This is a predicted structure of a 100-nucleotide RNA (Glycine riboswitch aptamer) from Nocardioides sp. RNAcentral records the identical sequence in 2 taxa. Its mean pLDDT, the model's own confidence on a scale to 100, is 80. The RNAcentral record of the sequence draws on Rfam and Ribocentre. The source organism's lineage runs through Bacteria, Bacillati, Actinomycetes, Propionibacteriales and Nocardioides.
RNA sequence: CACUCCUGCACGGGAGAGUCCCCGGCGCACGACGUGGCCGGGGCGCCGAAGGGGCAAUUCCUCCCCGGAACCUCUCAGGCCACCGGACCGUGCGGGUCAG
Numbered sequence: 001c002a003c004u005c006c007u008g009c010a011c012g013g014g015a016g017a018g019u020c021c022c023c024g025g026c027g028c029a030c031g032a033c034g035u036g037g038c039c040g041g042g043g044c045g046c047c048g049a050a051g052g053g054g055c056a057a058u059u060c061c062u063c064c065c066c067g068g069a070a071c072c073u074c075u076c077a078g079g080c081c082a083c084c085g086g087a088c089c090g091u092g093c094g095g096g097u098c099a100g
Base pairs, nucleotide, nucleotide: 001100005096006095007094008093009092010091011090012089013088018044020043021042022041023040024039025038026037028036029035030034045080046079047078051076052074053073054072058070059069060068061067
């Protein structure tokens, strides 16, 4: 100096699933005593790619056992208009480790 590996920041891309039902509230809106919107609570349904649990199935590490991991699975958490978030990917700039 630095393959590799780990990690931080910035920018860009980034899926899925009811803005369903009931109750209450609002000095909001309207075609006006009702409706809509927002907020809070409850209910059922659903999604999974923050995080978390699990290897029971699938797949991979590897031909088998054991073991491990996963965009696999479970949905605790989170989410189901938009915003935010978002695994992962790309680019740039760092930090650490380190074969050589």